[in-house]
RNA sequence: CAACUCGGUACGCUUAAUUUCCGCGCUUCGGCGGAAAGCGGGGGAACCAGUUUCGCAGGGGUUAAUCCACCCUUUGGUGGUAGGGCUACCCACGGCCCGCACCCGUCAGCUAACCUCGUAAGCGUUAGUAGGGGGGUUG
Numbered sequence: 001c002a003a004c005u006c007g008g009u010a011c012g013c014u015u016a017a018u019u020u021c022c023g024c025g026c027u028u029c030g031g032c033g034g035a036a037a038g039c040g041g042g043g044g045a046a047c048c049a050g051u052u053u054c055g056c057a058g059g060g061g062u063u064a065a066u067c068c069a070c071c072c073u074u075u076g077g078u079g080g081u082a083g084g085g086c087u088a089c090c091c092a093c094g095g096c097c098c099g100c101a102c103c104c105g106u107c108a109g110c111u112a113a114c115c116u117c118g119u120a121a122g123c124g125u126u127a128g129u130a131g132g133g134g135g136g137u138u139g
Base pairs, nucleotide, nucleotide: 001139002138003137004136005135006134011124012123013122014121018037019036020035021034022033023032024031038119039118040117041116042115043114048109058107059104060103061102062101067080068079069078070077071076083098084097085096086095087094089133090132091131092129093128
């Protein structure tokens, strides 16, 4: 410099939610308990910030998942929206989607040291590009 290629269930996606070791159970896998590593969350000084709650409707946390308007007797519904995800190397564009739920219990701003908790659950997108970048193989 050129050509090919980065397309697959032994894979991929949401998520912090993965890996290793030990013990028990189990026909095997799956499972249960424990310990580490990795990843993630909460509490917690000074300084700074704050003073809207005691007496008034509380207040706060995880999460992308908040907020607004209208309808509805209410549960709820419709339309948007902060914010978030997928489109199989990355970015951009285009396209397609989500915008739930749960918890603490009158209590918590930030926060070094320190303390503490979680490591579940649920799924199957595309045979998009005259775009940009990167990796690999061969010559």
Predicted 3D model of a 139-nucleotide RNA (c-di-AMP riboswitch aptamer (ydaO/yuaA leader)) from Firmicutes bacterium UBA3572. The organism belongs to Bacillota, within Bacteria. It was read from a public genome assembly, where an Rfam model found it. It matches the Rfam family "c-di-AMP riboswitch aptamer (ydaO/yuaA leader)". Rfam describes the family as follows. This family represents a conserved RNA structure found upstream of the ydaO and yuaA genes in Bacillus subtilis and related genes in other bacteria. Of the family's consensus pairs, 96% are formed in the model.